[in-house]
Context: one part of a larger RNA
């Protein structure tokens, strides 16, 4: 000098930041991922029309279900990892939903199933049987510019699709889609040169190990996997083993070189109770599935449920770290033609002097140098223009009045913050100073008490009867809404 700090004493305001570094310990409760009726059938409610009624039709809304897109982003944490994990520079045998560009296509059919009805099992979670029905769900067929495979080629074989909405009487027009292909963009997979902590009181390590051939596998190269064959591969330029650790942009310090660190913000990686597995999908799993385990909850004992390292919050641990808040107004994300819905992302507010910065606690005059206090050689000296007192100002505060920008880029609508910031007027010096130190280093000295006691102390060292070093007081010095101490780094 710095700090994600803590502790002691003290504490007025504002702005901007920051806030479990310990137990990747366990978690009550609420919320954190949905949306679409312009894909589909159904049930219910309301309104309207027709009808004697049964009922039919239209519109609006709600509900679960089928289906689509999104739940792979965003948010958290740092356990593991010494590794192509990360950083940087290259490479390519690959993939890429939505978006975008280009030209092309979108024909004719079929069989199911959830919801539903009926029956049944169960305490529940949930499940079974039968029956009917829909779609942009599923499946053949047709076609094939194209793509894939084979082939030198001609060519042969294989591979698609889905509809919905708006205007219109209709023809038709427009929009959103759907299919195959070729590019783009974006995002990723894989390979690789170099860089990347400590220990030799770790010296040898290695059997799919190293290479080849055949086969398999993947989006893709590869011992990635497998059979056979060969005997290789790494290492003192430190292999292997052990310990420690997420990496980086950066942060702190330093004249620099360097050293230390890797909170907040940003990029990458890894993880999601512990371990394993697949499924779906363009892509894989924090708030998906299955299995095992530990823990925990419910149970009718047969069987079931759960996973805060999301936001709040609780217990525990600890020197120590916040509200079970508001809003989707903005920015951004998901769905939707849209309206809109969802969004603990985000924006805000709350708490904490935890940090940085700014402001204030008044300004000017005022000597009978008052009182008190301290000291004294008893004359005085100090506190000290300090106070009182007089005049002034109003930052702040209080009251009243006004009052935003942030928000039209989009037809309409829209401000949580917030009556906040800010402006004007009035009122009152008004509510607001402490902490540490005073032997030397080191700015600042006297008195009393104590008597190697009590105590102080960063180092040197003070204290055994005159202690500027302990304690108290007066005075002084330093910093100041802080001041000291402790920890850590340079």
């Nucleotide at each position: 000098g710095a700090u994600a700090a803590a502790c002691g004493c003290u504490g007025g305001c504002g702005g901007c930041g920051u806030g479990c570094c310990u137990a990747a310990c366990a978690c009550a409760u609420g919320c954190a991922a949905g949306u679409c009726g312009a894909a589909c059938g159904c049930a219910c409610g309301c309104u309207c029309g027709c009808g004697c009624a049964a009922g039919c039709g239209a519109g609006c809304g709600u509900g679960a279900g089928u289906g689509g897109c999104g739940g792979a982003c965003g948010g958290g944490u740092g356990a593991g990892u010494a590794a192509c994990a990360c950083g940087u520079g290259g490479g390519u045998a690959c993939c890429u939903a939505c978006c975008u560009u280009g030209g092309g296509g979108u024909g004719a059919g079929g069989a199911a199933u959830a919801c539903c009805a009926c029956c049944g099992a169960g305490a529940a979670a949930u499940c079974g049987g039968u029956g009917a029905c829909a779609a942009g769900a599923c499946c053949g067929c047709a076609u094939a510019c194209g793509c894939u495979u084979g082939g030198c080629a001609a060519c042969a074989a294989g591979c698609a699709a889905a509809g919905c909405c708006c205007g219109g009487c209709a023809a038709c027009g427009g929009g959103c889609g759907c299919c195959a292909c070729a590019g783009g963009a974006u995002g990723g997979g894989c390979c690789u040169g170099c860089g990347c902590c400590u220990g030799a009181u770790u010296a040898g390590c290695u059997g799919g190990u190293u290479g080849g051939u055949g086969g398999g596998g993947u989006a893709a190269g590869a011992g990635c996997c497998u059979a056979c064959c060969a005997a290789g591969g790494c290492c003192a330029c430190g292999a292997u083993c052990a310990g420690u650790a997420g990496c980086u942009g950066g942060u702190c310090u330093g004249a620099g070189a360097g050293g230390a660190c890797g909170a907040u913000c940003a990029g990458c990686c890894a993880c999601a109770c512990u371990g394993g597995g697949a499924u779906u999908g363009a892509g894989a799993a924090c708030g998906g599935c299955c299995c095992a385990g530990a823990c925990u909850c419910c149970u009718a004992c047969g069987g079931g449920g759960g996973g805060c390292a999301g936001c709040a919050g609780u217990g525990a641990g600890g020197a120590a770290u916040u509200u079970u808040c508001g809003u989707c107004a903005a920015u951004g994300g998901g769905g939707g033609c849209a309206a809109c819905c969802c969004u603990g992302a985000a924006c805000g507010a709350g708490c904490a002097a935890c940090g940085c910065c700014g402001c204030g606690u008044g300004c000017a005059g005022g000597a009978u140098g008052a009182c008190a206090c301290u000291u004294u050689u008893c004359g005085g000296a100090g506190c000290g223009u300090a106070a009182a007192c007089u005049g002034c100002u109003u930052u702040a505060c209080u009251u009243g009045g006004g009052g935003a920008a942030g928000a039209g880029a989009c037809a309409c609508c829209g401000g949580a913050c917030g009556g906040u910031a800010c402006c004007c007027a009035a009122g009152c010096a008004a509510c607001a100073a402490g902490c540490c130190c005073c032997g030397g280093c080191u700015a600042a000295c006297u008195a009393c008490g104590u008597g190697c006691c009590a105590g102080c102390a960063g180092c040197c060292g003070c204290g055994g009867u005159a202690a500027u070093a302990c304690g108290u007081a007066g005075g002084g010095g330093g910093c100041a809404a802080g001041c000291g101490u402790u920890g850590u780094c340079c």